[in-house]
RNA sequence: AUGAUGGUUGGGGGAGAGAAACCGCAUAUUGUAAUGCGGUUCACCGAAGGAGUCAAACUCUCAGGUAAAAAGACUUCAGCCGGACG
Numbered sequence: 001a002u003g004a005u006g007g008u009u010g011g012g013g014g015a016g017a018g019a020a021a022c023c024g025c026a027u028a029u030u031g032u033a034a035u036g037c038g039g040u041u042c043a044c045c046g047a048a049g050g051a052g053u054c055a056a057a058c059u060c061u062c063a064g065g066u067a068a069a070a071a072g073a074c075u076u077c078a079g080c081c082g083g084a085c086g
Base pairs, nucleotide, nucleotide: 006081007080008079009078010077011076012075013074018042020041021040022039023038024037025036026035027034043066044065045064049062050060051059052058
């Protein structure tokens, strides 16, 4: 003095699958319907994590998820740590 693999922080992008059915509570209401939450049941997704595998973006679906929000593998930009190679 160059600054690799890797780790980390912040920002951006980021898919799939029922706003399911039934029951209960609350709000509102003449009443039905509607909205929110919870429970149960079935269906479904695979990109946090977990497990299987030499390994995996494959497989399983325990967890998680199936309107929005949140999360999100992976990717990108900027910084920090670190110090391979020359």